RNA sequence: UCGGGGAUCGGCUAACGGUAGGCUGCCUGGCUUUGAACCAGGUGGUGGAGGUUCAACUCCUUCUCCCCGAA
Repeated sequence: UCGGGGAUCGGCUAACGGUAGGCUGCCUGGCUUUGAACCAGGUGGUGGAGGUUCAACUCCUUCUCCCCGAA
């Protein structure tokens, strides 16, 4: 430099172009003599900038970063 893949709650991981969900963590409450475990509720996210569309995590362009390969 070229080709391919990837970037989503603190972490892991889903999501036909149509309400961004699950697990875990954290917080609160319940239970318990206390704690753990367990139960209930809550918190928190689409890498950046544009474009297409009534509507974009999703499609297009470009940039940044990570991984693999080629030279």
A computed fold for a 71-nucleotide RNA from a Pirellulales bacterium, annotated as transfer RNA. Its Rfam family is "tRNA". From the family's description: Transfer RNA (tRNA) molecules are approximately 80 nucleotides in length. Model confidence (mean pLDDT): 81 of 100.